[in-house]
Molecule: c-di-AMP riboswitch aptamer (ydaO/yuaA leader)
Organism: Planctomycetota bacterium
């Protein structure tokens, strides 16, 4: 002097995931446990209103997180039973029938990967250009349209991004 990687504090990002009291264990703290509120958040649930039914081809929630195509050759793989032919092995004495295997046609699923409604960041907000990302995953369990009273659930987890203009606004320093 680069250039990774790890700790902490500070900030700051996704997200409803945030704050404040009280009791218990404990000598007392640290720390754990239980509960209340107040905020945010979901969901159940009537009249009216939608709908007129197909509830196995289930169905519904939460989230931005849906949906194509991929999917039978135009990359590259898995798979699955169902149908169909063909060969072949067993089993029956034979046709026929079963069953397993291997090739082909047909019917599907599923990854990879491509796009995609949606989202999210660019450091003081806002608009716009532009850049970079996400586009997952979990729950209820045969059931749920909206829906006032009411009723019930949750307060987690993950992380580290900073270019240009234009408008406001905000602080600092000097007179």
């Nucleotide at each position: 002097c680069u250039u990774u990687u790890u700790c902490c504090a500070u900030c700051g990002c996704c997200g409803a995931g945030u704050c404040g009291c009280g009791c218990c264990c404990c000598c007392g703290a640290a720390g754990g446990g239980c509960g209340c509120g107040a905020g945010c958040g979901g969901g159940g649930g009537a009249c009216c209103c939608a709908g007129g039914u197909u509830u196995c081809u289930g169905g519904g929630g939460c989230u931005a997180a849906u949906c194509g195509c991929g999917c039978a050759a135009g990359u590259c793989g898995g798979u699955u039973c169902c149908c169909c032919g063909u060969g072949u092995g067993g089993u029956c004495g034979c046709a026929g029938g079963c069953c397993g295997c291997a090739c082909g046609g047909g019917a599907g699923c599923c990854a990879a990967g491509c796009g995609u409604a949606g989202g999210g960041c660019u450091a003081c907000u806002c608009u716009u250009c532009g850049g970079c990302c996400c586009g997952a995953g979990c729950c209820c369990g045969u059931c749920a349209g909206c829906u006032a009273a009411c009723c019930c659930c949750g307060c987690a987890g993950g992380c580290g991004u900073u270019g240009g203009a234009g408008a406001g606004g905000a602080g600092c320093c000097g007179c």